Small-subunit ribosomal RNA from an uncultured bacterium, 1395 nucleotides, folded computationally. Rfam family: Bacterial small subunit ribosomal RNA. RNAcentral holds the sequence, with entries from Greengenes. Model confidence (mean pLDDT): 84 of 100.

């Protein structure tokens, strides 16, 4: 010393990108900004520069005096003074001469290099100034600047003649030295070194002095600085693999300070390179910095070192040193001057301008300190430096007040709004402080010392040491000290999840926001605004980069069946790793010592600035790299010796191993012949085709080419591709015993070789079947398919090329080791045999371990060893360029730009599947009757229209809300009205009205006018009007919601608790083997047991009892009528309504474990849920409804509220739904006649009578109802008619003529009477409902409601059938499986083309 999180799904595990959170910066950019202190500041254009600085100095080297002063002279002047001579002095311009201009500063272009960095070496070297030793410093000569005279040019800048000095220059002597060739001795790691000597040759010097000194000149050391030489380390591409001629090396020479091909003549043929040469790209190298837990990774600004450079480019020269930043020559470009003739110039120095750019400072003070330069020194020079100015560009420090204070003010902003929450002790208010800031004073150290002077002290020097001793850019600046006064001072950024932080408002997929996932489509915590409210704070965010996270290049620390990824196989050189022993050795390892690792950063403790930042003291580190002493287990080398690995040898050994050759049968085709006649053939059905010129079928004979049925198999053989009839030769390898030889000879292999299915390709052959392409027929909406019928390449061979396949076990190769069972192939061994045992193969099922899982599991995907090969998100794309192989086709190898947030792998759970297995339903079928045509009626689309109000749209809308639109309804339209408003409550004021009744206008709402008119316990009630406050909305949003339905569906199901299994999603239970209508019950089982659905309990219906008997009923009994329960009376029966009974597979037989089936069974009224009816699990369709009602938001407020007349909803070319009526004889018509139940009734029902043909109409009893009424059911029965027609069917349309109903039937009512008498003659595709008292068919009845467009709704009972083999198929459904790339779930996903 190591944190994670978001995103692929519905969910889940994993793979895997992508994306955040953190650290940094020489930044920018937006908004903000009080102060200080310390740091930095052109990352672009090594682009171009105006202007000014930035390298001089020394007169104590030297000639010498332009200018300044001074001292003399001279002229004028009275005089100051003014001019002129005068190198005498101070001193000093240009010159000669010396020393420095190769330091200091600047940039990062070049360079991938001994350039850097480390560590060595140099026996192959130099080194100005500096230190130390020691030696010289003697004669002599000679130039050229400078002045001078002369002249060219514009200017730069020169040119000629002459004179001259020196620490300039040259000659000569002397000399250690050094060279060359010798001797002699020591010594070294090597080629060397060091004294010593002998010859021979060359080579020095400057002078000055205030006599101390200063300086020169030779040698040798030393120091420091520099040269050259090596080893290690230093960036990416192999789509750069061959480079190389002075190239490599040697001999000799030249050169050089010094080694070398540096260079050069000969001479060899060499040198470098898969451990990456060579070309290409990029780049200055380190200290260090940044980031990480390290190990990396990434940079290389500011300071330090080292290179390089100095407009571009080469080149010398003078120098101790340069190949020279502010010297020199030469080209170039460019820019300036110009008399055009010729000449100047180099900011990558310090400031400054343009320009580039996102974007980086002042033409500042000073040599006061450090330090350089040149002087003996004073002293000059220094844009090095050292201060200031600017910029919040970064670090670090300080304030912007502390305290107390609730009436929790005011405002603001929310809210469940009389009131309550945040803001917020924040304000105000009181008291306190004064850093900052303003104003006044004070104010230190940076300063050491020269020069001189004093004083000590020696070894006696222009020596050393103490003490005095001028000097301040910055600056009156830090800092102190007094006085005012809260008094000068807060922002950014974010608040949907990651990720700390929430409400309203606006807006309405728009503006816009986003880092990633994603937000906005009318209630957005995600966008803009407010208030609050989080993070940081003179900062805060954004942008750009780099590390981290990212174990996502994996050494530390990954993979590679199926996620990306094992190479098609083998041989195999280099590379790598290698079995047991014994001994040497010390490379590798490991420990100690040594040396070096520059300083500055780091870290640690300390110290200084008030603190920190900064700074300094020490001490650590600096993980290397060199040296050396020592260890020897391990791995290396080296020797010896082994036998377990490999391998040889003998004996067996099985095989579709291979390569040649031969050979055989049955099939196919073809020819030839024979029988034999009409068709074959082919297909889901056909057709193309073959066929009377004899097909097809059948014998016979011949011929050709392929291919080998049975064996045969989960077998065998081979590295892999692959290998099948039978034989023969030749060839190879495996296994097994045996242990006689070899003695590690082994694995594994980039690169390289060989071998490699089909298909193709070249050149010859051969062609029988089959057959890409092609014809042709057919499906088809087309079918360049899929089927048929015919066909070429090819399919066979031989030779060669190709070189790829899902070339798979999607599993690289070897070796080791690690539970257990069951087959099998081959061999050995034991056993009579059953069987055991062993090796080598091959399969299956598991244990422990692996694994995301699925699975692997001794033939590992376990556990270890070794090699190689591969991979790093989809896509773009195995494409493009390039190479590089092939005859070609194409292979190998392989990218980028640009997009996407995923792509993906097992697994789960639903859905689905023109998978499957099992089951059910009027789902098919078998039956009956229908709709679809026709005429009406209703309801709906469409169209219209002032309005034709609105929902309602597959099923699951469409005679549906509506269970009653003529006004109303009423929600629409048009016209007039009213605005506290039809309606209600409250509260204050007012008034006695309001209202009715009159009349008048008006369509009417309303409006005007008259008459009339309250109670009171006097408090005030009522009533009205007026102002406020609340209204009102059938406007919108069913996608905000409640409530309620539809609907899968009366289908069987949909679920939990605990346990157990899974990493999990999530299974198990709820599956399975039976049964059931049933998750119904039963057996079974890691499950047990529960919950809501099923059944049952509830109503009705069928049967029996008891109980009760009115308004029901009437058998006995008795009255009485034409009749008649009409009457007394009765409970017997119907029957009405309360109770109770009864049905339970309870018996029987068969089948079954058991549940339960099953039977014309038994008995019963009724039998296997008896028939119907309520009852609707968890959901599911953002399913319907804001117009039935509530309700949240939104919007309208003299109107989108209200009231009124009057039209509309009833429209009409058309489509469609759902009914009614019929098309007729099972039938219409007419007469007679017979049986029901359920309901309903007082603004009703309404008997009876009277009256009309009839609806009806006038009286009218009963009845608030088992009592009265509507009430006569009808189909039905009997007689009787009509006889197959557009009718005695049908009943639509029209015309008359009426009833009722209402205020009113004109748009727009219903019935009724005459009268007319349309379509229609049984309905195309196609469709529906129904399994028993049910279809069909007939009639009552009721709710709404004045009245009815009702044929429609809800009921109700009469009459009453026909099938169901039976589950293949169509719809829907349940359970189980399976498959899945769907999960918005097949109306899914997608793929292509065009737009």
């Nucleotide at each position: 010393u190591u944190a994670g999180a978001g995103u692929u799904u519905g969910a889940u595990c994993c793979u895997g990108g992508c994306u955040c959170a953190g650290g940094a910066u020489g930044a920018a950019c937006g908004c903000u900004a009080g102060c200080g202190g310390c740091a930095g500041g052109c990352u672009u254009a090594a682009c171009a520069c105006a202007u000014g600085c930035a390298a001089g100095u020394c007169g104590a080297g030297g000639g010498g005096c332009a200018g300044c002063g001074c001292g003399g002279g001279a002229u004028a002047g009275c005089a100051a003074u003014a001019u002129c001579c005068u190198g005498g002095c101070g001193g000093c311009g240009a010159c000669c001469g010396g020393c420095g201009g190769a330091a200091g500063g600047g940039u990062g272009c070049g360079u991938a290099a001994c350039g850097c960095g480390u560590g060595a070496g140099c026996g192959a070297c130099a080194u100005g100034c500096c230190c130390g030793u020691u030696g010289c410093c003697c004669g002599g000569g000679g130039a050229c600047a400078a002045c001078c005279g002369g002249u060219g040019g514009a200017a730069a800048c020169g040119c000629c003649g002459a004179c001259u000095a020196a620490u300039c220059c040259c000659c000569g002597a002397u000399g250690g030295u050094a060279u060359a060739c010798g001797a002699u001795g020591c010594u070294g790691c090597a080629u060397g070194g060091c004294a010593u000597u002998g010859u021979a040759u060359u080579g020095a010097a400057a002078g000055u002095u205030a006599c101390g000194g200063c300086g020169g000149c030779g040698a040798c050391g030393g120091a420091u600085u520099g040269g050259c030489u090596c080893g290690c380390g230093u960036c990416c591409g192999a789509u750069u693999a061959g480079c190389u001629a002075g190239u490599u090396g040697g001999c000799g020479g030249g050169g050089u300070g010094a080694c070398g091909g540096c260079c050069c003549a000969c001479c060899a043929a060499g040198g470098c390179g898969a451990c990456g040469a060579u070309c290409g790209g990029u780049a200055g190298g380190g200290g260090u910095u940044c980031u990480g837990a390290g190990a990396g990774g990434a940079a290389g600004g500011u300071c330090c070192c080292c290179c390089a450079c100095a407009a571009u480019g080469g080149g010398a020269c003078u120098g101790a040193g340069a190949c020279a930043c502010g010297g020199c020559c030469c080209a170039u470009a460019c820019u300036c001057c110009u008399a055009c003739g010729g000449g100047a110039g180099g900011c990558a120095c310090c400031a400054g301008u343009g320009a580039g750019g996102a974007a980086u400072a002042u033409u500042g003070g000073u040599c006061a300190a450090u330090g350089g330069g040149c002087g003996g020194a004073a002293g000059c020079c220094u844009g090095a430096a050292c201060c200031a100015g600017c910029c919040a560009u970064g670090c670090c420090g300080c304030g912007u007040g502390c305290g107390g204070g609730a009436a929790g003010g005011a405002g603001g902003c929310c809210c469940u709004a009389u009131g309550g929450g945040c803001u917020g002790u924040g304000a105000a208010c009181c008291g306190c402080u004064u850093u900052u800031g303003c104003c006044u004073g004070g104010g230190g150290g940076c300063a050491a010392u020269a020069a001189g002077g004093g004083c000590g002290c020696c070894g006696g020097g222009c020596g050393c040491g103490c003490c005095c001793g001028a000097u301040g850019a910055g600056a009156g600046u830090a800092c102190c000290a007094g006085g005012c006064g809260a008094a000068u001072a807060a922002g950014u950024a974010u608040c949907g999840g990651c990720u700390a932080a929430c409400u309203c408002c606006g807006u309405g997929c728009c503006a816009g926001c986003a880092g990633c996932c994603g937000c906005g489509g009318u209630a957005a915590u995600a966008c803009g605004g407010a208030g609050g409210a989080u993070a940081c704070g003179a900062g805060c965010g954004u942008u750009a980069u780099c590390c981290g996270g990212a174990u996502u290049u994996a050494u530390u620390g990954g993979g590679u069946u199926u996620a990306a990824a094992g190479g098609g196989u083998g041989c195999g050189c280099a590379g790598g790793c290698g079995g047991a022993u014994c001994g040497g050795u010390a490379a590798g390892u490991c420990a100690g010592g040594g040396g070096u690792g520059a300083a500055a950063a780091g870290u640690u403790c300390g110290u200084g600035c008030u603190u920190a930042a900064c700074a300094u003291g020490a001490a650590u580190c600096g993980u290397g790299c060199c040296u050396u002493u020592g260890a020897u287990a391990c791995u290396g080398c080296c020797g010896g010796a082994c036998u377990a690995g490999a391998g040889u040898g003998c004996a067996a050994u099985a095989g579709a191993c291979g390569u040649g050759g031969g050979c055989g049968g049955a099939a196919u085709g073809u020819g030839a012949u024979g029988u034999g006649u009409a068709g074959c053939g082919g297909u889901g059905a056909a057709a193309u085709g073959c066929u009377u010129a004899g097909a097809u079928a059948u014998g016979u004979c011949a011929c050709a080419g392929a291919a080998c049925a049975c064996c045969g198999a989960u077998c065998g053989a081979g590295a892999a591709g692959u290998c099948a009839g039978c034989u023969c030769a030749c060839g190879a390898g495996u296994u097994u015993g045996c242990a006689a030889c070899u003695g590690a000879c082994g694995c594994u292999c980039a690169u390289g070789c060989a071998c490699g299915a089909a298909a193709g390709c070249g050149u010859g052959g051969g062609g029988a079947u089959c057959a890409a392409a092609c014809a042709g027929g057919a499906u088809u909406a087309g079918a360049u398919a899929c089927c048929c019928u015919g066909g070429u390449a090819g399919u066979c061979c031989a030779c060669g090329c190709u070189g790829u396949a899902a070339a798979c076990g999607a599993u690289g190769a070897u070796c080791a080791c690690u539970c257990g069972u069951u087959g099998u192939u081959g061999g050995c061994c034991g056993g009579c045999g059953a069987c055991g045992g062993u090796c080598a193969g091959u399969g299956g099922c598991c244990a422990a371990g692996c694994g995301a899982a699925a699975g692997c599991g001794a033939u590992a995907a376990g556990u270890g060893a070794u090699c190689c090969a591969c991979c790093u998100g989809g896509g773009g794309a195995g494409u493009a360029c390039g190479a590089u192989c092939g005859c070609a086709a194409g292979g190998u190898u392989g990218a980028a730009a640009c997009u996407c947030a995923a792509a993906g792998g097992a697994a789960u759970u639903g859905a689905c599947g023109g998978g499957g297995g099992c089951c059910c339903g009027c789902a098919c079928a078998a039956g009956c009757g229908g709709a679809g045509g026709a005429g009406c009626a209703u309801g709906u689309g469409g169209u219209u229209u002032a309005a034709u109000u609105c929902g309602a749209u597959g099923a699951u809308a469409c005679g549906c809300g509506a269970g009653g639109a003529a006004c109303c309804u009423u929600a629409c339209c048009c016209g007039g009205g009213c605005u506290u408003g039809a309606a209600c409550g409250u509260a204050a004021g007012a008034c006695g009205a309001c209202g009715a009744c009159g009349c008048a206008g008006g369509a009417g709402a309303c409006u005007g006018c008259g008459u009339u008119u309250c109670c009171u316990u006097c408090g005030g009630g009522c009533g009205u009007u007026u102002u406020g406050c609340g209204a009102g909305g059938u406007g919108c949003u069913g996608c905000a919601u409640g409530g309620u339905u539809g609907u899968c569906g009366u289908c069987a199901g949909c679920u939990c608790g605990u346990g157990c299994c899974g990493u999990g999603a999530g299974g198990u239970g709820u599956u399975a083997g039976g049964u059931u209508a049933a998750g119904u019950c039963c057996u079974g089982c890691a499950a047990c047991g529960a919950g809501c659905g099923c059944a049952a309990c509830c109503c009705u219906u069928a049967c029996u009892u008891u109980u009760a008997g009115u308004u029901g009923c009437c058998a006995g009994c008795a009255u009485g009528u034409a009749a008649a329960g009409a009457u007394g009376g009765g409970g017997a029966c119907u029957c009405u309504a309360a109770a109770a009974g009864a049905a339970c597979u309870g018996c029987c037989u068969a089948c079954g474990c058991a549940a339960g089936u099953a039977g014309a069974g038994a008995g019963g009224a009724a039998g296997g849920u008896g028939g119907g009816g309520a009852u609707g699990a968890c959901g599911u369709c953002a399913a319907a409804u804001c117009a039935g009602c509530a309700c949240g938001g939104c919007c309208c407020u003299u109107a989108u509220g209200u009231c009124c007349g009057g039209g509309g909803c009833u429209a009409c070319a058309c489509a469609c739904g759902u009914g009614c009526u019929a098309c007729a004889a099972u039938g219409g018509c007419g007469c007679a006649c017979a049986c029901a139940g359920a309901g309903g009734g007082c603004a009703g029902u309404g008997a009876c009578c009277c009256u009309g043909c009839g609806a009806g109409g006038g009286g009218g009893a009963g009845c608030c109802a088992a009592u009265c009424c509507a009430u006569u059911a009808a189909a039905g029965u009997g007689c009787g008619u009509c006889u197959c027609a557009g009718u005695u069917c049908g009943g639509a349309u029209c015309g008359g003529a009426g009833u009722c109903u209402g205020g009113a039937a004109c748009c727009c009512g219903a019935c009724u009477c005459c009268g007319u008498g349309a379509a229609g003659u049984u309905g195309g595709a196609u469709u529906c409902g129904c399994u028993a008292g049910u279809a069909a068919u007939c009639g009552c009845g009721c709710a709404u409601c004045a009245g009815c467009c009702a044929u429609g709704a809800c009921g109700c009972g009469g009459u009453g059938a026909a099938u169901a083999c039976g589950u293949u198929c169509c719809c829907g459904g349940g359970c189980c499986u399976u498959g899945u790339a769907c999960a918005c779930a097949c109306c899914g996903c997608c793929c292509g083309u065009c737009a």